């Protein structure tokens, strides 16, 4: 890096260094010198895996992940619905891409 396969409306920040960018990509519309990114240090959420306990369900939070601004922050392709007939604009489904575990190559 590929591939399979489960999730994804809920949850959980302080400080300290650092200085301008983040929100994956495009569009939008946000955050942010009342200090972003990233590094740490502490803390918390959750319960994928794996131990423990258990009875197959469930509990636990001991070790490996992961996370702690908005639904994946919001749309992107198809397909329905209502609205309307000049324009903009809503709601569902499904998929796509992402994101994270966990297996395999």
């Nucleotide at each position: 890096u590929u591939c399979u396969u489960a999730u994804c409306a809920a949850g959980a920040g302080a400080g300290a260094c650092g200085g301008a960018g983040g929100g994956a990509u495009u569009g939008g519309c946000c955050c942010u010198a009342u200090g972003a990114a990233g590094u740490c240090u502490c803390a918390g959420c959750a319960a994928c895996c794996a131990g423990c306990c258990u009875a197959u369900a469930g509990g636990u939070a001991u070790g490996g992940u992961g996370c702690u601004a908005a639904u994946u922050c919001c749309a992107a392709a198809u397909g329905g619905c209502a609205u309307a007939a000049u324009u903009u604009a809503g709601c569902c489904u499904u998929g796509a891409a992402g994101a994270u575990g966990a297996g395999a190559a």